Transfer RNA from uncultured Aliikangiella sp., 76 nucleotides, folded computationally. It matches the Rfam family "tRNA". The family's RNA type in Rfam is transfer RNA. Lineage of the source: Bacteria > Pseudomonadota > Oceanospirillales > Pleioneaceae > Aliikangiella. Model confidence (mean pLDDT): 81 of 100. RNAcentral holds the sequence, with entries from MGnify.

RNA sequence: GGGGAAGUAGCUCAAUUGGGAGAGCAAAAGCUUUGCAAGUUUUCGGUUGUGAGUUCGAGUCUCAUCUUCUCCACCA
Numbered sequence: 001g002g003g004g005a006a007g008u009a010g011c012u013c014a015a016u017u018g019g020g021a022g023a024g025c026a027a028a029a030g031c032u033u034u035g036c037a038a039g040u041u042u043u044c045g046g047u048u049g050u051g052a053g054u055u056c057g058a059g060u061c062u063c064a065u066c067u068u069c070u071c072c073a074c075c076a
């Protein structure tokens, strides 16, 4: 330098053909207990890496860019 993959909640990850942004764990509160743990219910938590474009509508499509991983090439 070239190809490929990944980036979504604090963490691990979903989201089907472009249409309601979600699950588990974690955190907070309630119930339960003498208390703790466990159990159970609820709540909180997001400019979907960044910027632009297409579209009535973008996590999803297009372009650019950043970070990480990987393969190839070059130099030594």
Base pairs, nucleotide, nucleotide: 001072002071003070004069005068006067007066010025011024012023013022019056027043028042029041030040031039049065050064051063052062053061